Predicted 3D model of a 320-nucleotide RNA (Bacterial RNase P class A) from Aequorivita sp. The source organism's lineage runs through Bacteria, Pseudomonadati, Flavobacteriia, Flavobacteriaceae and Aequorivita.
[in-house]
RNA sequence: ACAGCAGGCCGCCUUAUCGUCCCGAACUUGCUUCGGGAAGGAAAGUCCGGACACCAUAGGGAAGCAUAGCGGCUAACGGCCGUCGUCCCGAACUCGUUUCGGGAUAGGACAAGUGCAACAGAAAGAAUGUACAGGUAAUGCUGUAGUGAAAUCAGGUAAACUCUAUGCGGUGAAAUGCCACGUAAACCUGUGCUCGAGGGUACCCGCCCGAUGCAGGAGGGUAGGCAGAUUGAGCGUGCGGGCAACCGUACGCCUAGAUAAAUGAUAAGGUACCGAACUAGCUUCGGUAACAGAACCCGGCUUAUAGGCCUGCUUUUUUU
Numbered sequence: 001a002c003a004g005c006a007g008g009c010c011g012c013c014u015u016a017u018c019g020u021c022c023c024g025a026a027c028u029u030g031c032u033u034c035g036g037g038a039a040g041g042a043a044a045g046u047c048c049g050g051a052c053a054c055c056a057u058a059g060g061g062a063a064g065c066a067u068a069g070c071g072g073c074u075a076a077c078g079g080c081c082g083u084c085g086u087c088c089c090g091a092a093c094u095c096g097u098u099u100c101g102g103g104a105u106a107g108g109a110c111a112a113g114u115g116c117a118a119c120a121g122a123a124a125g126a127a128u129g130u131a132c133a134g135g136u137a138a139u140g141c142u143g144u145a146g147u148g149a150a151a152u153c154a155g156g157u158a159a160a161c162u163c164u165a166u167g168c169g170g171u172g173a174a175a176u177g178c179c180a181c182g183u184a185a186a187c188c189u190g191u192g193c194u195c196g197a198g199g200g201u202a203c204c205c206g207c208c209c210g211a212u213g214c215a216g217g218a219g220g221g222u223a224g225g226c227a228g229a230u231u232g233a234g235c236g237u238g239c240g241g242g243c244a245a246c247c248g249u250a251c252g253c254c255u256a257g258a259u260a261a262a263u264g265a266u267a268a269g270g271u272a273c274c275g276a277a278c279u280a281g282c283u284u285c286g287g288u289a290a291c292a293g294a295a296c297c298c299g300g301c302u303u304a305u306a307g308g309c310c311u312g313c314u315u316u317u318u319u320u
Base pairs, nucleotide, nucleotide: 001316003314004313005312006311007310008309009308010307012270013269014268015267016266017265018264020038021037022036023035024034025033026032027030040291044302045301047300048299049298050297052172053171054170055169059205060204061203064168065167066166067165068164069083070082071081072080073079084107085105086104087103088102089101090100091099092098093096108163109162113161114160115157116156130145131144132143133142134141176227177226178225179224187217188216189215190214191213198209199208200207234253235252236251237250238249239248240247241246271289272288273287274286275285276284277283278281
């Protein structure tokens, strides 16, 4: 230098014109004018954890699900960090299952029970027991050989059932609270009213609610607004603690809130990459600029991603 692997970061810019949503101000009160703000590293999958809300502030049982060395971080986690063990790759030498570097790891228990197992072998957890030898009243009763990692024995296997330990109540912003409007506390059928229909709450129990009830039906009515909801486990910088994840502290900052769903379109120039041409210049021409897009919020994981940058390790080549 090139290539590969691992990790981290960025992820088009400027101007003009025409628009969209939110906030503020102004008046001429117009869906006007002016000013300000307007997607992401994944906003995605909705997989895990939390916050918040409602249902007994959440109870007992059974079942189910998840996790699995040790220590730490955190609001919490099945996430993250550190470390030990095991396995793989490379290098070094003192050639050792040594040291160093990198990577992977689903890493409790097979001394409770059940199951499973290629090849070899007579036989693989079980006897219709091989060959030779010995022994007995009789019997694989004993020894040796042979196969194999293992042959009457604490063999292997739990990303096999299972067991052990720990954790987990349900629902989910269409939660929930409030206001407004609605024929209608209407009609028909059935059922129930404390001897309780039905519901909260897949199962059993328990608890609570429950009569202007509940289930079904016909035609019709309504289908708007506000809060939740954008100041938060928030972001940036500095300092301090810690190997790290992370924590503490000082200062500064306010950074989308739509509801059928705004955040866009066009043009010019630039930038980056790719291709072609020759005049070989960072020249000319052409092409491309990814994945994607908030919907209550936050911490993770996973997946998608043109192109570029940085760090570490390794192979090869060249130079010194």